[in-house]
RNA sequence: AUGUUAUCAAGAAAGGCGGAGGGAUUAGACCCAAUGAAGCCUUAGCAACCCUUUACCUGUAAAGAAGGUGCUAAAUUCUACCCCAAUUCUAAAUAAAAAUUAGAAUUUUUGGAUAGAUAACUA
Numbered sequence: 001a002u003g004u005u006a007u008c009a010a011g012a013a014a015g016g017c018g019g020a021g022g023g024a025u026u027a028g029a030c031c032c033a034a035u036g037a038a039g040c041c042u043u044a045g046c047a048a049c050c051c052u053u054u055a056c057c058u059g060u061a062a063a064g065a066a067g068g069u070g071c072u073a074a075a076u077u078c079u080a081c082c083c084c085a086a087u088u089c090u091a092a093a094u095a096a097a098a099a100u101u102a103g104a105a106u107u108u109u110u111g112g113a114u115a116g117a118u119a120a121c122u123a
Base pairs, nucleotide, nucleotide: 003121004120005119006118007117008116013043014042015041016040017039021032022031023030026080027079028078029077044072045071046070049068050067051064052063053062054061055060056059076115081112082111085107086106087105088104089103090102091101092100
């Protein structure tokens, strides 16, 4: 680097150096930031993927936190694409209305997809 699987609305910050940006990318919105952004370091914490122990039995439960990662503003900050449903509008057909069919717009969904992040495995 590629791929597979799992998770992503919970949780957890102080200090030092630094000195203007940051919130992954594109666009829009919104937000954080000289009461100090990014980045680096130290300490602390959160969580429980790997891990440790026990029980049942080959993945499930409970407990734990020494070690390897990760994380410590806001849902992965929100929206974008699709589906379902509702409403409205337009067109077709009909004498007209309703119903039907097709298209469009708006709203909603702890629906899905795509993309991304993290872990474990994988040549």
Predicted 3D model of a 123-nucleotide RNA (SAM riboswitch aptamer (S box leader)) from Gaetbulibacter saemankumensis DSM 17032.